[in-house]
């Protein structure tokens, strides 16, 4: 400061993070459509599709004041034979015709058009312009026709022919005439060229129309000049996509002559020349009317061109001209074609992309309205006529804007709905009720502006007044996140939702419904399209080491860019001025409709273009110069730089000969192969090809590919030093050209070794592989192709600048020295570390990925695909250029935490090893699987199921099966009635139960009743070992008694996270110490607890007995005692405390002393954060679901005990370290009243009898056994072993048949130490021996405890298993039981190829050739003029004919495009298909790239290359100490 006010993000890749990157959403808009809903008004707007076809009506006429002719209806008068006739008016009116003007405007549409079509700015000295305006001059004199009309004729019609009459502002002759035109001459001035303007001389040529009126005055006419308006033409600039369209062009480019036009021009024609356009994109193809504007956007841009306005094009399709000022003409003509209509079949008619309207198409777009009242247009002198332009009305919520559907009070927080934890909450002041208002709508009354005289379609409209009454007026979408808004029920991966992520598989805020809530509101959602967000094409404003992206490398053309000084210029640039940039729109300021939308006025803006005047710093350009860029000369230097020829030695192989003998070779192990015909080995000689050990080095050279023995020849580049020379000669480089590993191809050689393919042998489930034995192309040479690689530093080239340090290669200089080193400086190359800076991070860092500039190449989500088609190249293989449909919501980079690895390091554990004993073999027991069964109830399934739940199934248990019963129930609470309890007997029955009989009265009491209990009844309910352990609680297993798991603060990192917790030691231990950007803390470890081992104190019965007594055959039996043992309470003790050594002066370790015990003394209890959807709904509890005369309950019987078989766990054995017999010794810990049960007696025994004692340190169970002593057996299926079976008994129990235990006698099976494999245990342990307990009526080889006897071995950590820490790789994160590749099979989808088939388009060649213009001819025809009396002739014109051109049509071969096509090819997609296992870890043969070859497939192999390979070792370099 009038016209400067403005830029937001979110979701989705991951376990998490940062980045890259796509997809999606929130906004605005619309000529919209669809769904649901719909009160009023204003202003706008309305076929986007079929430029498809159109019925009907209307949309362009007018002028009698240019002309001839000229009615009728009606009416008045007259006549009348009443049929009518005549005259006047109507009226010189209507209609038709001649003539004039207008039908070229207005209105519609957007098919065509990529073009001077449009926009913008110029030009016409190359043009036209009716009507209009201005000026000048003029209109004199003649003539002949013709339509209308009339007659005749043809035709169905449209219409036509012929004869005759007639007029004009129609037509024609003559005159006159200029500043007009032409021809010839000539002057002045001017201009950018051609040239223009103004004079001049001579000659030639060219005009006219009247009408009205009777008025001077109006309207016309002719010539000329000028203006205005409108047009025509030309030019600069701008204007879509495809290069998978790269070459196009014969009237093509130019010239000359001629023609044509209003006018320039190849516009046309003849001739001549051979040009013209194109990478600054010609030509071709596709698409499209262009603009002002409109939408969006912060802007720059992007999209769009409907309404309004400007321009263009078109008018059924194609062609053509005529008329005219203007057209090649929307409502004119001719021709051709298609279509429609009429027809008498001979012929005719038509063109809504005008306004309405119809059919059709479509998701979709209005009335066959009123009026010329206004505005505008045509005609007319005017009145006036015409006007579907226009003004209005109608229809449509299609859009924008405005208004309303009521307002205030109103708690019992009504009823009702929903929900609920049942208390309540919510709808909710909402309703009802009370009190008001009257906008809109409705009714009545008045009533405009638009129209300064008349005239109003709109319209009795807007508006104003009055009236009554809350009455007539609310829906739509959404409620998982984004995104505002939540509950219940139903459903159960179904039905469905979904913009993206994603919801739904029984508790869905995501589906459907309801309640509630949120948003907008006469609308609300959905769909479609555009912009935005998207900086996701990046001019503003992006990138390319690893995410997509640097061409394999060079040379160089065009182009782009370019050092220092001076001068000129003014193209770019900057400044001023002028013109233009239409109006409308948008913006600003005002104004008018009540406001707004809408409309009006003014301003500003229109960022542009053109012209002009200036400035001169910069860029450009011209000139002159310079030397620092660049290059050259001189002197030196290093080098696997290149090409060719020659030479050399080692090794492999082969050949010959010698020696020599049985093997060699090869592998994880083997075999194929070679060898007694003499191999391998070894010696000598020879042949041949290929490659060049050591030197050798992140050393050198080269543009890259690449280059390695030596010598010679030729040759390219580089570096250093100092001076001299040229004088910007430079950088980059689209196309282009050249070089270009390996493989491969062609021709000819060569061929030792190696070695795709191939063969054989192995391996394997298979093995088209890895391994082995052979082996062909090839590898080598020459010449010619190919042109690709992980052709990599995944990093284009150039120039300049920006800390250092340290190696190495090649020079130069300095210092120093006798000299060589050393040291310093500097240039060039090549490495590493590192600051700033950069980066998503990793990392880069003077050799940049830093800071800048210049040039080139390339990228824009993944897949499809570097593929198809097309082009180019190639002998081929193939290369290069390079899409789309379809499909997904990701694909990816870096880093983080885990997990994993047939990765690494360190460490631990009965993990291995060292040992001892077992299992696996036998018999039996027991559990499981399987099978069987009416049922064999259920659960548990790697470790972590299987002598497990079950600490004990004959009935019961029991859940299973069969059968018999009950239905408020076996069990609980409540209600009513009844008070019979109980119980016993009989009958039936398998029992439950039923019937009958007997029997009797509980407790309290206020005497009403109450309680317990039984029976009967009704319903609420009970009940369920029914389902879901993947809905749960609780409990438990396991990793694992492993040493770990975390937090606070701080610090580091953009962040996930890291640090701490890593490191050096040490420990059983994240135990401790030290160090350290960490310092602390918590849960775990340890300790605290129990037990055991030693001692002490206290206490002393039921325990004990040393001493003192008593007593006995003997015994703590007894007195007494509490010393000892013991009991059970409390203490002590052990802490690396002490010593020595090692260690870092630490922690700690090793050894020692003392001690009952020594480094956690032994054992137990104790189980971190978490993992396994681990186990359990059948312990219990519990949500939901299910059953309810049964899935509940009860009874009897059966089953859980089956038995071809398989597995687990045990017992007993196989014997002499033993069996049997006899004798004999020593425990601990337990249990006992529905119990343990002594002594005694009986029995061979199990047991029976008995009943003392004991509620237990008292009594009992209770004999411990192995052991010890002795005897016997003597190696055998036994005096081992005891299964099985028979007989006879015992015990428990209602009951031992299915189905218990025990005893005696008899019987006497397998088994002689156990295959592959596998388990436990490190000391009072293993092994071995017995004892006790729980369960339990009875039943123990099981389980849980107890003591007795009592070992061996551990070098050690390579290996197996498990675990911990650190590190590494990863494409895993449901975490390796992971991920994932390809063939095949099936379904669907789009695409390519394909014998062909069909259609379109644009050309070409030829044929035919309408209308028509033009040209020729014109014997036929003709009024005007000339001659002539005339006839006639002439001039001029025409019909007809001929010709050029020419639309449509035809024929032909091609091009291009689209559709379709048997079949075929790959691709994509698809919960559970097949085959394998290629890749991700060293992915089990490291992977990948190029190429060749082979194979069901992934893929394998050869050659060369890369690290985007793990691991170990070595070399080199660097860092730290």
């Nucleotide at each position: 400061u009038a016209a400067a006010c403005g830029g937001a993000g979110a979701g989705u890749u991951u376990g998490a993070u940062c980045c890259u990157g796509g997809c999606u959403c929130a906004g605005g808009a619309c000529g919209a459509a669809c769904g649901c809903u719909g009160g009023c008004g204003g202003c706008g707007u309305g076929c986007c599709u079929a430029a498809c076809a159109c019925a009907u009506g209307c949309a362009a006429g007018u002028c009698g004041a240019g002309c001839g002719a000229g009615a009728a209806a009606g009416u008045u008068c007259c006549c009348u034979u009443c049929g009518g006739g005549g005259a006047g008016c109507g009226a010189g009116u209507a209609c038709a015709g001649c003539g004039g003007c207008g039908g070229a405007c207005g209105g519609g549409u957007g098919a065509g058009u990529a073009a001077c079509a449009c926009g913008u700015g110029a030009a016409c000295a190359a043009c036209c312009u009716g009507c209009c305006c201005u000026u000048g001059a003029g209109a004199c004199u003649g003539g002949g026709a013709u339509a209308a009309c009339a007659g005749c004729g043809g035709g169905a019609a449209a219409c036509c022919g012929u004869u005759g009459c007639u007029a004009a502002u129609a037509c024609c002759g003559g005159a006159u005439a200029c500043u007009c035109u032409c021809u010839a001459g000539g002057u002045a001035c001017c201009g950018c060229a051609u040239g223009g303007u103004a004079g001049u001389u001579a000659g030639a040529g060219g005009a006219a129309a009247g009408g009205g009126a009777a008025u001077u005055a109006c309207c016309g006419c002719u010539c000329a000049a000028g203006g205005a308006u409108g047009g025509g033409u030309u030019c600069g600039c701008g204007u879509c996509c495809c290069a998978u369209u790269a070459g196009c062009u014969a009237g093509u480019u130019g010239g000359u002559g001629g023609g044509g036009u209003a006018a320039c021009g190849g516009c046309c024609u003849a001739c001549c020349a051979a040009g013209g356009c194109g990478a600054c994109g010609a030509u071709g193809g596709g698409u499209a009317g262009c603009c002002g504007g409109c939408c969006u956007g912060a802007g720059a841009g992007g999209g769009u061109g409907g309404a309004c306005g400007g321009c263009c094009a078109c008018a059924c399709u194609g062609g053509g001209a005529c008329u005219g000022a203007g057209a090649c003409a929307c409502g004119g003509c001719c021709c051709a074609g298609a279509c429609u209509c009429c027809u008498a079949c001979g012929g005719g008619a038509g063109g809504c992309a005008g306004c309405a309207g119809u059919g059709g198409g479509g998701a979709a777009u209005u009335u066959u309205g009123c009026g010329c009242a206004a505005u505008g247009g045509g005609g007319g002198g005017a009145a006036c006529c015409c006007u579907g332009a226009c003004g209005c009305a109608g229809c449509g919520a299609c859009g924008c804007c405005g208004c309303g559907u009521g307002a205030g009070c109103g708690a019992u927080g009504a009823a009702g709905g929903u929900u609920u934890u049942c208390g309540g909450a919510u709808c909710g002041u909402a309703a009802a009720g009370c009190u008001c208002u009257g906008u809109c709508a409705c009714a009545g009354g008045g009533g405009a502006c638009g129209a300064u005289a008349g005239u109003g379609a709109c319209g009795g409209u807007a508006c104003c007044c009055u009236g009554g009454g809350a009455g007539g007026a609310a829906g739509c979408c959404c409620c998982g996140g984004c995104u505002a808004a939540c509950u219940a029920c139903g459903u159960g991966c179904c039905a469905g939702c979904a913009g993206c992520c994603g919801c739904g598989g029984u508790a869905a805020c995501a589906c459907g419904u309801a309640g509630g809530g949120g948003g907008c509101g006469a609308g609300c959602g959905u769909u479609g399209u555009c912009c935005g967000g998207a900086u996701u094409u990046a001019c503003u404003g992006g990138g390319c080491g690893u995410a997509a992206a640097g061409a394999g490398c060079g040379c160089g053309u065009a182009g782009g860019u370019g050092g220092u000084u001076a001068a000129g210029u003014a193209a770019g640039u900057c400044a001023g001025g002028u013109g233009u940039g239409a109006a409308a729109g948008g913006c600003c300021a005002g104004g008018g409709c009540u406001c707004a939308a809408c409309c009006c006025u003014g301003g500003g803006a229109u960022u542009g273009c053109a012209c002009u005047u200036g400035a001169a710093a910069c860029u450009g350009u011209u000139u002159a110069a310079c030397u620092u860029g660049a290059g050259g000369g001189u002197a030196g230097g290093a080098g696997a730089g290149g090409u060719a020829a020659g030479u050399g030695g080692a090794a492999u192989u082969c050949c010959u000969g010698g020696u020599g003998u049985a093997g060699c070779g090869g592998u994880g192990a083997a075999a194929u192969g070679c060898g007694u015909a003499g191999a391998u080995a070894u010696c000598a000689g020879g042949a041949g090809g290929a490659a060049c050990a050591c030197c050798a080095g992140u050393g050198g050279c080269g543009a890259a590919a690449g280059c390695g023995a030596c010598u010679u020849a030729c040759u390219g580049g580089c570096c250093u030093a100092g001076c001299c020379c040229u004088g910007a000669c430079a950088c980059u480089g689209a196309g282009g050209c050249g070089c270009g590993a390996a493989a491969g191809c062609g021709u000819g050689g060569g061929g030792a070794g190696c070695g795709a393919a191939c063969a054989g042998g192995a391996u394997u489930a298979g093995a088209u592989a890895c391994c082995c034995u052979g082996g062909u192309a090839g590898u080598c040479c020459a010449c010619g192709c190919c042109g690709u690689a992980a052709a990599c530093g995944a990093u284009g080239g150039g120039u300049a600048c920006u800390a250092g340090g340290u190696g190495u290669a090649g020079g130069a200089g300095g210092u120093a020295u006798c000299g060589a080193c050393c040291c310093c400086u500097u240039c060039u190359g090549u490495g590493c570390c590192g600051c700033a800076g950069c980066a998503a991070a990793c990392g880069c860092a003077u050799u940049a990925a830093g800071u800048a500039c210049c040039c080139c190449g390339c990228c824009u989500g993944g897949g499809g695909a570097g593929u198809a088609c097309g082009g180019c190249c190639g002998c081929a293989a193939g290369g290069u250029u390079a899409a789309a449909a379809c499909u997904c919501a990701a694909a990816g980079g870096a880093a983080u935490u885990g997990a994993c690895g047939g990765g690494g390091g360190c460490c631990c554990g009965c993990a291995c090893a060292a040992g001892c004993g077992g299992u696996g073999g036998a018999g039996u027991a027991u559990g499981u699987g399987g099978u069987u069964u009416a049922a064999u109830u259920c659960g548990a399934c790697g470790c972590u199921a299987c002598g497990c739940g079950a600490a004990g199934a004959a009935c019961c248990u029991u859940a299973c099966c069969g059968g018999g019963g009950c239905u408020u129930g076996a069990c609980a609470u409540c209600c009513c009635g009844u008070g019979c309890u109980a119980u016993c007997u009989g009958u039936g029955g398998a029992a439950a139960c039923a019937c009958a009989g007997a029997g009797u009265u509980c407790c309290c009491u206020u005497u009403u009743g109450g309680g317990a209990c039984g029976c009967g009844g009704a319903g609420a309910c009970a009940g369920g070992u029914g389902g879901u352990g993947c809905a749960u609680g609780g409990c438990u297993g396991u990793c694992g008694u492993c040493a770990g798991c975390u937090c606070g603060u701080g610090u580091c990192g953009u962040g996930a996270g890291a640090u701490g917790u890593u490191g050096g030691g040490u420990u059983a231990a994240g135990u401790c110490c030290c160090g350290c950007a960490a310092c602390g803390a918590g849960c775990g470890c340890a300790a605290c607890c129990c037990u055991u081992g030693u001692c002490c104190u206290u206490a002393g019965u039921u325990g004990c007995c040393a001493g003192c007594g008593c007593g006995u055959a003997a015994u703590g039996g007894u007195g007494g005692g509490c010393a000892c043992u013991c009991u059970a309470a409390g203490g002590a003790g052990a802490c690396u405390g002490c010593c020595g050594g090692u260690g870092a002066c630490a922690a700690a370790c090793c050894g020692g002393a003392g001690g009952a015990a020594g480094g956690u003394g032994g054992g137990g209890a104790u189980g971190a954060c978490g993992u396994c959807a681990a186990g359990u709904c059948a312990u219990c509890a519990u949500g939901c679901c299910c059953c309810u005369u049964a899935u509940g309950u009860u009874c009897c019987g059966g089953g859980c005990u089956a038995c071809a078989c398989a597995c687990g766990u045990a017992c007993u054995a196989c014997a002499a370290u033993g069996g049997u017999c006899u004798g004999u010794a020593c425990a601990g810990a337990g249990g006992g009243u529905c119990g343990c049960g002594a002594a005694g007696c009986c029995g061979u025994g199990a047991g029976g009898u008995g009943g003392a004692g004991c509620c237990a340190a008292u009594c009992c169970c209770a004999g411990a056994a192995a052991g010890c002593a002795g005897a016997u057996c003597u190696c055998a299926g036994u005096u081992c072993g005891g299964a099985u079976u028979g007989c006879a008994g015992g015990c428990u129990g209602a009951a031992a048949c299915u189905c218990g235990c025990c005893u005696g006698c008899a019987u006497g099976a397998a088994g002689u130490u156990g295959g592959a494999a596998u388990c436990g245990c490190u000391a009072g342990u293993a092994a071995u021996c017995g004892c006790a307990g729980g369960u339990c009526a009875g039943c123990a080889u099981a389980c849980u405890g107890c003591g007795g006897u009592g070992a061996a071995u551990a070098c050690g950590u390579u290996c197996c298993c498990g675990g911990g820490c650190c590190u590494u790789g990863u494409a895993c994160a449901c975490a390796c039981c992971g991920c994932c590749c390809g063939u095949c099979a099936c379904a669907c989808c789009a695409c390519g190829a394909a014998a062909g088939c069909u259609g379109g388009c644009a050309a070409c060649a030829c044929c035919c050739g309408a209308a028509g213009c033009c040209g020729g001819u014109g014997a036929c025809c003709c009024a005007a003029c000339u001659c002539g009396c005339g006839a006639g002739a002439g001039a001029g014109g025409g019909a007809g004919c001929c010709g050029u051109c020419g639309a449509a049509g035809g024929u032909g071969g091609g091009g291009u495009u689209a559709g379709u096509g048997a079949u075929u090819g790959g691709g994509g997609u698809g919960a559970a298909g097949u085959c394998g296992u290629a890749a991700c870890a060293a992915g089990g043969u490291a992977g990948c790239c190029g190429u060749a070859u082979c194979g069901g497939a992934a893929g394998g192999u050869g050659c060369g290359g890369c690290u985007g390979g793990a691991u170990c070792a070595c070399c080199u370099c660097c860092u730290u100490u």
Molecule: small-subunit ribosomal RNA
Organism: Bacillota bacterium